A computed fold for a 1512-nucleotide RNA from a metagenome, annotated as small-subunit ribosomal RNA. RNAcentral holds the sequence, with entries from SILVA.
RNA sequence: AGAGUUUGAUCCUGGCUCAGAAUGAACGCUGGAGGCGUGCUUAAUACAUGCAAGUCGGACGAGAAAGUUACCUUCGGGUAAUGAGUAAAGUGGCGCACGGGUGAGUAACGCGUAAGUAAUCUACCCUUUUGUUCGGGAUAACAUUUCGAAAGGAAUGCUAAUACUGGAUAAGCUCACAGAGGAGUAAUCCUCAGGGAGAAAAGAUAGGUUUUCGGAUCUUUCGCAGAGGGAUGAGCUUGCGUACCAUUAGCUUGAUGGUGGGGUAAAGGCCUACCAUGGCGAAGAUGGUUAGCUGGUCUGAGAGGACGAUCAGUCACACUGGAACUGAGACACGGUCCAGACUCCUACGGGAGGCAGCAGUAGGGAAUUUUGCGCAAUGGGGGCAACCCUGACGCAGUGACGCCUCGUGAGUGAAGAAGGCCUUCGGGUUGUAAAGCUCUGUCAGAAGGGACGAAUAAGCGGAGUCUAACAGGCUUACGCGAUGACGGUACCUUCAGAGGAAGCACCGGCUAACUCUGUGCCAGCAGCCGCGGUAAUACAGAGGGUGCAAGCGUUAUUCGGAAUUACUGGGCGUAAAGCGCGUGCAGGCGGACUGUCAAGUCAGAUGUGAAAUCCCUGAGCUUAACUCAGGAAUUGCAUUUGAAACUGGCAGCCUUGAGUCCGGAAGAGGGAGGCAGAAUUCCAGGUGUAGAGGUGAAAUUCGUAGAUAUCUGGAGGAAUACCGGAGGCGAAGGCGGCUUCCUGGUCCGGAACUGACGCUCAUAUGCGAAAGCGUGGGUAGCAAACAGGAUUAGAUACCCUGGUAGUCCACGCCGUAAACGAUGUUCACUUGCCGUUUGAGGUAUUGACCCCUUGAGUGGCGUAGCUAACGCGAUAAGUGAACCGCCUGGGGAGUACGAUCGCAAGAUUAAAACUCAAAGGAAUUGACGGGGGCCCGCACAAGCGGUGGAUUAUGUGGUUCAAUUCGAUGCAACGCGAAGAACCUUACCUGGUCUUGACAUCCUGAUACGGCCUUAGAGAUAAGGCUCACCACUUCGGUGGAGUCAGAGACAGGUGCUGCAUGGCUGUCGUCAGCUCGUGUCGUGAGAUGUUCGGUUAAGUCCGGCAACGAGCGCAACCCCUAUCACCAGUUGCCAGCAUUAAGUUGGGCACUUUAGUGAGACUGCCUGUGUUAAGCAGGAGGAAGGUGGGGAUGACGUCAAGUCCUCAUGGCCCUUAUGACCAGGGCUACACACGUAAUACAAUGGGCGGUACAGAGAGAAGCGAAACUGCGAAGUCAAGCUAAUCUCAAAAAACCGUUCUCAGUUCGGAUUGGAGUCUGCAACUCGACUCCAUGAAGGUGGAAUCGCUAGUAAUCGCGGAUCAGCAUGCCGCGGUGAAUAUGUUCCCGGGCCUUGUACACACCGCCCGUCACACCACGAAAGUUGAUUUAACCGGAAGUCGCUGUGCCAACCUUCGGGAGGCAGGUGCCCAUGGUUAGAUUGGUAAUUGGGGUGAAGUCGUAACAAGGUA
Repeated sequence: AGAGUUUGAUCCUGGCUCAGAAUGAACGCUGGAGGCGUGCUUAAUACAUGCAAGUCGGACGAGAAAGUUACCUUCGGGUAAUGAGUAAAGUGGCGCACGGGUGAGUAACGCGUAAGUAAUCUACCCUUUUGUUCGGGAUAACAUUUCGAAAGGAAUGCUAAUACUGGAUAAGCUCACAGAGGAGUAAUCCUCAGGGAGAAAAGAUAGGUUUUCGGAUCUUUCGCAGAGGGAUGAGCUUGCGUACCAUUAGCUUGAUGGUGGGGUAAAGGCCUACCAUGGCGAAGAUGGUUAGCUGGUCUGAGAGGACGAUCAGUCACACUGGAACUGAGACACGGUCCAGACUCCUACGGGAGGCAGCAGUAGGGAAUUUUGCGCAAUGGGGGCAACCCUGACGCAGUGACGCCUCGUGAGUGAAGAAGGCCUUCGGGUUGUAAAGCUCUGUCAGAAGGGACGAAUAAGCGGAGUCUAACAGGCUUACGCGAUGACGGUACCUUCAGAGGAAGCACCGGCUAACUCUGUGCCAGCAGCCGCGGUAAUACAGAGGGUGCAAGCGUUAUUCGGAAUUACUGGGCGUAAAGCGCGUGCAGGCGGACUGUCAAGUCAGAUGUGAAAUCCCUGAGCUUAACUCAGGAAUUGCAUUUGAAACUGGCAGCCUUGAGUCCGGAAGAGGGAGGCAGAAUUCCAGGUGUAGAGGUGAAAUUCGUAGAUAUCUGGAGGAAUACCGGAGGCGAAGGCGGCUUCCUGGUCCGGAACUGACGCUCAUAUGCGAAAGCGUGGGUAGCAAACAGGAUUAGAUACCCUGGUAGUCCACGCCGUAAACGAUGUUCACUUGCCGUUUGAGGUAUUGACCCCUUGAGUGGCGUAGCUAACGCGAUAAGUGAACCGCCUGGGGAGUACGAUCGCAAGAUUAAAACUCAAAGGAAUUGACGGGGGCCCGCACAAGCGGUGGAUUAUGUGGUUCAAUUCGAUGCAACGCGAAGAACCUUACCUGGUCUUGACAUCCUGAUACGGCCUUAGAGAUAAGGCUCACCACUUCGGUGGAGUCAGAGACAGGUGCUGCAUGGCUGUCGUCAGCUCGUGUCGUGAGAUGUUCGGUUAAGUCCGGCAACGAGCGCAACCCCUAUCACCAGUUGCCAGCAUUAAGUUGGGCACUUUAGUGAGACUGCCUGUGUUAAGCAGGAGGAAGGUGGGGAUGACGUCAAGUCCUCAUGGCCCUUAUGACCAGGGCUACACACGUAAUACAAUGGGCGGUACAGAGAGAAGCGAAACUGCGAAGUCAAGCUAAUCUCAAAAAACCGUUCUCAGUUCGGAUUGGAGUCUGCAACUCGACUCCAUGAAGGUGGAAUCGCUAGUAAUCGCGGAUCAGCAUGCCGCGGUGAAUAUGUUCCCGGGCCUUGUACACACCGCCCGUCACACCACGAAAGUUGAUUUAACCGGAAGUCGCUGUGCCAACCUUCGGGAGGCAGGUGCCCAUGGUUAGAUUGGUAAUUGGGGUGAAGUCGUAACAAGGUA
């Protein structure tokens, strides 16, 4: 410090996710030691048991027992002493308000911070000072009696005090009075001096002296009382800070203030009576929700954000609610009273209790410890002290809960052991790892020693001090001196021995780490992206590796990354985001100069900012964690002293901002009235006749009752052609005939006036298109709804004919729009060019136009700059300033609920649950478009002939079957693989057989192999017989080789699967003209440029231009055939001339034809025109051939997961007495049917018969087979020739000549069937071809639709070949005869280039919307129902304070003895908790039913959007 994820790729916006740190944690697996910390986050739920607050005899009265000892004894016991002035209880004092727990409540002066208290208190402590006097009456304990189950009381009697109480004395205390000075606005306060009134107390210990033995007195110490001061602690008040919601906007009656009174330690409506009507609130009152606050903790670079365990400060609470008492202090955790809930005891009458103290229990929960030891230390209470108490605290126990430290060994050791795993079988890896050898001794274990923490205790001694004192007390920095829970612990030493001590997660990317096996969209994983459908580095296991380590992972939560709430530090044209537009209060901001103040600001000082924490430096534990000391810091607040630039306040002044005034200018700016013409429609009349209207085409409709058309006249409403413009005006919405009146704003020029009067603007307020609403008018045209006609599968639409609201007017609502420049308003600054509107000035001119300068508008292009890009660019989206509004992923949703507004429609404000990992912007490359432009192709058109109808052949689908083997499936499968299924082929089926195998290699043994025959069998096969006796070398023993047989195992074999694991080959787009690269340049980038553009071409062919310049694969050419010629060569070819024959038959010849080799020829080369002086094109000449002459071979980058594992090769998987191999028979030939491709026809351009001509290219030895003979024929017999320019196949056919048929199911057509044959072959039944005789079906030119072909082509005619024993209507070739048409590119199909749109990229066979149906999820509404909180009114009112009363009662004081003063019980009043009734409010739960939303597998219906998405 970043990374992953939207796309085919890119840049941006934007969310989601990850890597880090942390935790009072929990869970899973695992677990050696120690130290230091830490441990109910949930039920402030309920609690058994024990302990957690007592102490003082030096305040007081009273005062045991057991035990022991002594004595007595009737042996039962008794007495005395001791125990002991002890225990226990009581009076009294102090403490119990601290310490300890918890966080329920509390949004508050509760907390924090800084102040105030002149408005206050403070026990114990310190200090100063003065006192500590004289009396009195009770009471508990105790005793007796008594009530009660108990808890607990009652009565009578006795007694003490530092208990209670009266008097004295008293100041600087209190009260009132009054004088002087000072402070303050005042109330009032302070200081100084004065007289008056009032208020106190308690004694105890120790010692000395004395004594009437009661005491008195002196001293000490402790105590007590009054007063002052201090310290500490507390109360109260104030400034500032302190969570969220405005879908909480108004709240308040003791409320705000005053006066009198009361009350308090104390100010105060704190309380009360009266008076006034205030007080709070948008700087957020009131209400609601949540929460103890802080120092700090975690995180972060910081600013911040989150949190508030442990420790510390503070507040609140103590079962729930209320209340007071005591006290210095409480409205009191381990006190009291009352009410309530709960638990317990009970004799049923009544009582007792409060762990949010420490342990512990139950419950809750994912989850949190021992009913331990000790007061040794620290601290606290009491005490003179000893000492007692102390679950505070110190320790121990428990939990890897956290942090820190240590260990589980170290060195050496290659045969790189064994085993595991992988493997290309060679090896690699685990791995110096182990073993082995040499060492060490931490921790744990055993034994022995053994702490620090402990001192200022008491006491003794010394010294000092009080005192009359050497008693005694006190002080002490001196000496002696007891005490340890932890704990026989830390630590040290010794012993033995590598011995007892390693796991967890991960390994697709992010993110360090890879292979095998299993599984097969299953099981599963997953933080995000995403893995898994037979080769998974992503699941599971294993081996190996990586990371951390006594831990490791997961989960949860917080901060970070996230600049993703942006103060530091973001944005708003199109990504989310500028209010539709003005006016404008509050608020924010604000021109120039001078002076002043000092609020902001800056500087210094002082106080404070607790300690701990963090940081720095040291120190102590062996280190560290931890702890200690010192420092720094604590960014804050307050006070104070200064400064005066800036902001601000005040005062003054100025004119440039703003405004006024004067003179001009333009304008669809607004409102009201009047007027005008054109057009539509309607009405009346005339002319006139059959249609009109409307559409893609029609129909509905109108019209013979006279329409449409045309003319004349009239009515009425609405809108204003041309001018008219990127023009003008207005804040926006918006505004358009002419004219009159009223009226707003703007601009220019002038420079007279005011003197900052300004800008922006939350709330507010006004305006605000269209549609809509209300009332009343109006209604020509247009026109939602509606009706009809069309279209359509449907058509509630688009089109047509009609047509009502509405559109218009008046008044009133509504308040929204893509109200858009998708761009808030204002001000300033920043190169330019070209238009246009309207001013001013200048020059020129007779004048106008024009030109120059300068304003105000309104447009286009563009520099810098900005921007993700597109683009913006003085009219900014540039550079700055001010203010306002708005945004924070998509969906849910601008929705629900609530509120406000509205007559309604609805508008404004505005969420959440849930769900997704994207949604989005701009640009790029493609693809696509029922987008555009250009161009091509038998693509269409123009033609010729077919297919689709018939019969047959053949292939396919389907069906059937034991099997009908398999593959090919739009074009680009279907006479295809198959250039030939009777057996074989053959892969299929049935049956019979074989198992190292039908075939290959290796090993061992034997042996030639082979040939012939017999038997069984369907055959494979099995059994047997006869015959034969390999080659080379040789030491003659044998060895080697090929073949055959037998045997064992390695292995063979598979037309089994996967063409979606592959190679190779092939099809197709397409013989279309395209596809790319290097360098350079442009762009943030994907990419672009080049390759686009203008011409041209069959062509990215060539030319020109150009930020491109070049190059490659394609095109073309080079190759073959063919068309012309030349040369060479003439046999088997040819024959002009000569001879010859039946015949090129023969002689002869090689001229011609021809054959097959080498060459020539054609290149837009020449001419004319045209074109850019180009490329080229058009025409022409010559030429056999003319513009690639014709044909072939040749197929770029790629596309289709195209085809083929059954040609071959091959990974993986599968079978191995079978999915391999052999054999016989069957099947691939089936047959209701459908399709493709062909053959033959339907006839006269023909059929039959007869006659006569003319090819080319091929094939031939297990072959072609002449001639001759036989047969009607297929063919047969015999057999010449030919290994082929020689012989044979071989007859070419159509054509031509003649004849017949005469339009018919025929003399067309030949299917089918019957019979008889031929040939091939081991064999023609299933299942061959051919021949003859007979039979003579459908079919009369073929619906929708569709195919081929542009010249030697189509059409037509025959011939040959491969395969092959036989089998050809198929396929591949060959020649004969031989056309028609193309004006052209509008349309269909396919393709190329450019451009455009796109929401497509699996790329239009794309994407995608809504209803409905089903399942699940969350939410809203809802008759109701049920809780919680709260408000108001009323009822009722415990305990208690206060007030009143007090006729009942009472010791202290007074008394004249009667009583009084004072008090108590009781009664009563106000207030008031729980409670009750009624009526609301707020907020939850639940609910029949209902509403939309979201998500789901390949459901249904349509096709709304994306292309002009087919109606933008």